Predicted 3D model of a 72-nucleotide RNA (transfer RNA) from a Patescibacteria group bacterium. It was read from a public genome assembly. Its mean pLDDT, the model's own confidence on a scale to 100, is 81.

RNA sequence: GCUCCCGUAGGUCAAUGGAUAGACCGUCGGCCUCCGAAGCUGAAGAUACAGGUUCAAUUCCUGUCGGGAGCA
Numbered sequence: 001g002c003u004c005c006c007g008u009a010g011g012u013c014a015a016u017g018g019a020u021a022g023a024c025c026g027u028c029g030g031c032c033u034c035c036g037a038a039g040c041u042g043a044a045g046a047u048a049c050a051g052g053u054u055c056a057a058u059u060c061c062u063g064u065c066g067g068g069a070g071c072a
Stems, first nucleotide, its partner, number of pairs: 001071007010025004018055001027043005048064005
C1' cells in the first nucleotide's frame, strides 16, 4: 500500500429494515439478617463519529476514527 472482518450498558454477548434496543455478570436502592453472604425485588446505564437512502436504520450505502486478520 491492497483486501477482508469487527466497533451496542462498567464487562461478555443478542436484536429479519418496524414492539419500550434485550440477556447474563457487575454497580446502586429496598426486603430479609444481630451484621454480612446467599436469596427475593426494583433502579440507573449503551448502538464509535459524520452524512445519505427509507414512512421507518443497531441493521442498507459513503466517508472518517479505532481494533484485528491476510497479502505484498